A computed fold for a 1475-nucleotide RNA from Viscum album, annotated as small-subunit ribosomal RNA.
Its mean pLDDT, the model's own confidence on a scale to 100, is 81.
It matches the Rfam family "Bacterial small subunit ribosomal RNA".
[in-house]
RNA sequence: AGAGUUCAAUCCUGGCUCAGGAUGAAUGCUGGCGACAUGCUUAACACAUGAAAGUCGGGCGUGAAGUGGUGUUUCUAGGGGUGGAUGGGUGUGUAAUGCAUAAAAAACUAACCUUGGGAGGGGAACAAUAGGUAGAAAUGGUUGCUAAUACCCUAUAGAAUAAGGUUGAGGAGCAAAAAGGAUGAAUCCCCCAAGGGGGGCUCGCAUCUGAUUAUCUAGUUAGUGAGGCAAUGGCUUACCAAGGCAAUGAUCAGUGGCUUUUCUGAGAGGAUGAUCAACCACAAUGGGACUGAGACAUGACCCAGACUCCUUUGGGAGGCAACAAUGGGGAAUUUUCCACAAUGGGCAAAAUCAUGACGGACUAAUGCUGUGUGGAGGAGGUAGAAGGCCCACAAGUCAUGAACAUCUUUUCCCGGAGAAGAAGCAGUGAUGGUAUAUGGGGAAUAAGUAUCAGCUAACUCUAUGCCAGCAUCCAUGGUAAUACAGAGGAUGCAAGCAUUAUCCAGAAUGAUUGGGCAUAAAGCGUCUGUAGGUGGCUUUUUAAGUCCACCGUAAAAUCACAGGGUUCAACCAUGGACCGACGGUGGAAAAUACCAAUCUAGAGUACGGUAGGGGCAGAGGGAAUUUCCGGUGGAGUGGUAAAAUGCAUAGAGAUCAGAAAGAACACCAACAGCGAAGGAACUCUGCUGGGCCAACACUGGAACUGAGAGAUGAAAGCCAAGGAAGCGAAUUGGAUUAUGUACCCCAGUAGUCCUAGCCGUAAACUAUUGAUACUAGGCACUGCACGUAUCGACCUGUGCAGUGUUGUAGCUAACGCGUUAAGUAUCCUGACUGGGGAGUAUGUUCGUAAGAAUGAAACUCAAAUGAAUUGAUAGGGGGACACACAAGCAGUGAAUCAGGUGGUUUAAUUUGAAGCAAAGCGAAGCACCUUACUAGGGCUUGGCAUGCCACGAAUCCUAUUGAAAGGGAGGGGUGCCUUUGGGAACACAAAUACAGGUGGUGCAUGGAUAUCGUCAGCUCAUGCCGUAAGGUGUUGGGUUAUAUCUGGAAACGAGUGCAACCCUCAUGUUUUUUUCCGCUGUUGAGGUUGUAACCCUGAUCAUAUUCCUGGUGGUAAGCUGGAAGAAGGUGAGGAUGACGUCAAGUCAUCAUUCCCCGUAUGCCCUGGUCAACAAACAUGCUAUAAUUUCCAGUACAAAGGGUCACGAUCCCAUAAGGGUGAUCUAUCUCCAAUCCCAUCAUUAUUUCAGAUUGCAGGCCACAAAUCGCCUUCAUGAGGCCUGAAUCGCUAGUAAUCGUCUGUCAUACAUACAGUGGUGAAUUCGUUCCCGAGCCUUGUACACACUGCCCACCACACUAUGGGUGCUGACCAUGCCUGAAUUAUUUUCCUUAACAACAAGGAGGGGGAUUCCGAAGGUAGGUCUAGUUAUUGGUGUGAAGUUGUAACAAGGUCAUCAUACUGGAAGGUGCUGCUG
Repeated sequence: AGAGUUCAAUCCUGGCUCAGGAUGAAUGCUGGCGACAUGCUUAACACAUGAAAGUCGGGCGUGAAGUGGUGUUUCUAGGGGUGGAUGGGUGUGUAAUGCAUAAAAAACUAACCUUGGGAGGGGAACAAUAGGUAGAAAUGGUUGCUAAUACCCUAUAGAAUAAGGUUGAGGAGCAAAAAGGAUGAAUCCCCCAAGGGGGGCUCGCAUCUGAUUAUCUAGUUAGUGAGGCAAUGGCUUACCAAGGCAAUGAUCAGUGGCUUUUCUGAGAGGAUGAUCAACCACAAUGGGACUGAGACAUGACCCAGACUCCUUUGGGAGGCAACAAUGGGGAAUUUUCCACAAUGGGCAAAAUCAUGACGGACUAAUGCUGUGUGGAGGAGGUAGAAGGCCCACAAGUCAUGAACAUCUUUUCCCGGAGAAGAAGCAGUGAUGGUAUAUGGGGAAUAAGUAUCAGCUAACUCUAUGCCAGCAUCCAUGGUAAUACAGAGGAUGCAAGCAUUAUCCAGAAUGAUUGGGCAUAAAGCGUCUGUAGGUGGCUUUUUAAGUCCACCGUAAAAUCACAGGGUUCAACCAUGGACCGACGGUGGAAAAUACCAAUCUAGAGUACGGUAGGGGCAGAGGGAAUUUCCGGUGGAGUGGUAAAAUGCAUAGAGAUCAGAAAGAACACCAACAGCGAAGGAACUCUGCUGGGCCAACACUGGAACUGAGAGAUGAAAGCCAAGGAAGCGAAUUGGAUUAUGUACCCCAGUAGUCCUAGCCGUAAACUAUUGAUACUAGGCACUGCACGUAUCGACCUGUGCAGUGUUGUAGCUAACGCGUUAAGUAUCCUGACUGGGGAGUAUGUUCGUAAGAAUGAAACUCAAAUGAAUUGAUAGGGGGACACACAAGCAGUGAAUCAGGUGGUUUAAUUUGAAGCAAAGCGAAGCACCUUACUAGGGCUUGGCAUGCCACGAAUCCUAUUGAAAGGGAGGGGUGCCUUUGGGAACACAAAUACAGGUGGUGCAUGGAUAUCGUCAGCUCAUGCCGUAAGGUGUUGGGUUAUAUCUGGAAACGAGUGCAACCCUCAUGUUUUUUUCCGCUGUUGAGGUUGUAACCCUGAUCAUAUUCCUGGUGGUAAGCUGGAAGAAGGUGAGGAUGACGUCAAGUCAUCAUUCCCCGUAUGCCCUGGUCAACAAACAUGCUAUAAUUUCCAGUACAAAGGGUCACGAUCCCAUAAGGGUGAUCUAUCUCCAAUCCCAUCAUUAUUUCAGAUUGCAGGCCACAAAUCGCCUUCAUGAGGCCUGAAUCGCUAGUAAUCGUCUGUCAUACAUACAGUGGUGAAUUCGUUCCCGAGCCUUGUACACACUGCCCACCACACUAUGGGUGCUGACCAUGCCUGAAUUAUUUUCCUUAACAACAAGGAGGGGGAUUCCGAAGGUAGGUCUAGUUAUUGGUGUGAAGUUGUAACAAGGUCAUCAUACUGGAAGGUGCUGCUG
């Protein structure tokens, strides 16, 4: 210090998440030891048991123990003194009666410390105890006796009235003590006064959240008198006044002990308030006082209600938030321990005594810190051991790790020794037989945990197969998972590791330091203006803030630093520093502020001009529309893509004349002008607001902004009264449509208009708040003024004010903005902080209503968004192409049949291929075989390969069984090489590695293939542009079949495709061969000579390049006409197929990973099946006839095949065919038909067509039934040109005619692939359909339109609002009742101290009474929580339903506000906006 995650990729904005540190923690796994710390965060819930506050006999009178006795000694209930107000615990309450910090005055103070003084005289009782007595107990009541350092009176010192101080006078009241105790004694205890120290009270500042809490207050605010207190004070009371607090947040509600600190952070800050320390509050809940120096009292008292316990039922007892412990709650927190040895406090003169404070131990890895689990040697020679994992089978790794030999002993075990801490003459140690030192023993007793896809250090195998699971986030898992689980290995930390929870950081993600608001969230619709904030020039004053110096406080501990002590460290103590703050004193005066004065540049006023749809009111005008009346006229009109509803012979529409009404104001008109915005346009008049210019007279900071507040505010809508021509939500009808609550059409109500009011919202937009200043220009427009000019009008220039456009610097994520800033700065204000839920719920305010304003949360997602890029796409645009359409020719689709497919059937009908790009396709040929399927019969190292061993050569023959495979027999035969050991080949047998698989996965693959498409595209290097994705090049003007070429241009070049090079055909040359040519011949076979001219054959060359020429084009590329030529503009055809797309097809051609079978999914055999058949589909053959059919005659091809073959000739058969078998590798052989000529049929289901069927035959073959082909005769089905729709083809092409090969025993071939014969028609052209490519625009798509996506409904689940009620909690108020207690009153009862001495009095006690008063009751409330029949919308899920609203012109442009309306998205009206 950053990283991951939105996208196909990019840059922003923006959230979510991670890496760090921390904890009084908890959980999982694991666990050697020590030091130091820490340990109920929850139920301030309930608490058994023990124990936490006593002490003094040197204050008193009794009683008792003990001693042989006396004297002493010890203990002691009670009365007395002092302490139980400290210590210890907890955090309920408390938002200020508190705390923190800084000040102040009106008072009190026991013990302790310091200082100065004092200590006379008298008196009366009450406990204990004894007697009798009440009660279950607790606990009492009564009579009698008695002491004191208990109590009372008095002297003395003193004090108060006096709250400014001092002095004097008079009166009234108050008011100390123990001549005791102890000691050998000093002296101590005791009393008074002063100070220190301690607490009480007051005040400034600071101290959480909410305005969906805005008003609160009646002793309340102030005063006077009185009372009360230690003391001030409405602290209390009577009277009087009506004040006091509050947007600088009162009151109310919620939460909460506060602080030094602690954690984190670079800091500013944020969070926190355990332990230790200071303060506060509380003591089971609520109230109250007593005692006392101090309490309204944690182990004291009284009362009330609740709870628990005892009880003889009458009544009593109790309070762990002290230490342990228990139950309960909870994720969760220790021993019913030891000791007063130390420290501290209580009592005491003291020894002592008591002390769950404290000191210690126990327990928990809860934290921090130290240390160990061994060290060194040991892979160059005996062994890289065994074992695990992996493997390319070679190796590698765990791994110097172990073993091995050697060393050490922190820790561990055993033994004896044994502390300091004790200070004060001695004595005194819980800890503890601990720490420590020392002897002995033996590597001995001691390593886990999390992770290993990325962030993030660390990788492989096996198993699993969207399952099980993982996961902080992104994501992973659907048969090759480094992401799950296990294993091996590795990495991190380590007596711990990881997870969970919480806080800070990262987060500049609330931004003072340090953010933004055109489009991402975000400028109020606009203006006026209050408080507030900010504020021009010059000169004074003051010193509030500011700055400087000094003083006081800011507890200690903590943090940091320094040097010390624990063997080190944690830890502990010491020292200074620090504590950013507050207060006080003194000073400075530049700027802010204050005081006083001046100025004129901001602002305003007056004078003079000027432009304008600025506003309000009144008057007037014409064009158009509709209606009405009348005339002419006579059949349609109107409307639409096309129609219909509608109007019309009762006279429409059209046309002419007249009348009426309402609304809106053409042209001018603009990029213009006005207004704060909304807005505003016929003309004239009246009233009226603001702006600008000029001149520079006046005022003299009167300014800017502006929370609340006020004013204004399109359209729609509301209320009341009018008005109503046109238009027109709703509504009716007609169309369209699958539907059509729409788009289109005919009608049409509210409304639109006016007047007086309401509403208060818009995409109220420049999506850009207002003000001021500064910072390049160019061009254009509006208003005014000036200069030039004799004047006027132009032109040109200058200044001010406005309105636009382009653009520099700069800014911006980019787009863009750019003197009218989104630049550079200042001031004020508003509003923003992920998406959804939601501008919703609830509350409140406003409104007649509609609604407006303010405005959440639960829950849910990991994104949502902005700008720009590349693609894809568009029922967007432009330009160009193609048998794409058009123009033609011939077909398919109807029929029969063939073969193929689906489906069905079957024991099996093996299997693959599925729009184009599957379907006469794999299959260039299924009777057996093929064959993969099925039934049955058989084999199990196998039909085939390799290795080892044994035996025999092998081949062969015969008959038998069986459907065959196979089985069981018999016979014959001894080969080849040899170093004589044996070997090679072959056959058979056994065992084992294996062999085999047309079994699965083409979505694990190779290879070769189809398709877009023979379309013109696809890219790269360098440079340049851009933050980047990317762009440029490759775009633009021409041209081409072509990214073909040309000339431009921030590009210049290059690659791959195109073209060319290759093959065939067409012409020629040279050459080779022969069937060629001539002659002879009985015209059969043949022979011979000649030539190389022709034909053919096969090789090599040549030829064509827009070369020549006219025109055109830019003096280009090219296009077009012509000449020559066999061929002319790519001469014709073929092969050749860029980057890529479709997870395209193929594991059944072959190869191959992985999986599977392996007495079977392998292998052999026989039979069957692949050939089934209702209807469906694509491809074809043959036809439907006269451009024809049949019969007869007759000529001409090309290419190809042939020795297990083609087969001439001759003979036989009606024919298929049979017999014979000449000749041949350019020689022989297999071979044409359309056509032509002649005859017949003469428009018919026929002399067309040939399916189907019956006989009889032939051929191939081991075999022809399932299931072949062919022939003769006979039979003679459907079909008469074909619906919607649709295919092919541009010249030797279509159409038509035969012919041949391959495969092949035969052949189901009408197929496929070749070959020649005959041989057309048409193309105006690119509007439209399909397809492909280029440029451009839009996009919410990127799996890319078979995209994305909206709403209702149905189902499941979650959270939530309303709701009749119900049940609580808190708070306040009114009334009733009124305990304890203080105080008041008292004609009741009673009474030792004093005075008095008789009664009585002062004073005290009891009872009663009055005020206040807790708990309780009751009434109506506020606020809040839980629950609830039912109901509303939201969110999430999954392959549901209905439609298709949005994104492209999304198929009616979208959208904001508003109104009506509809199953739903939505539709329509009116105004606005361009996103």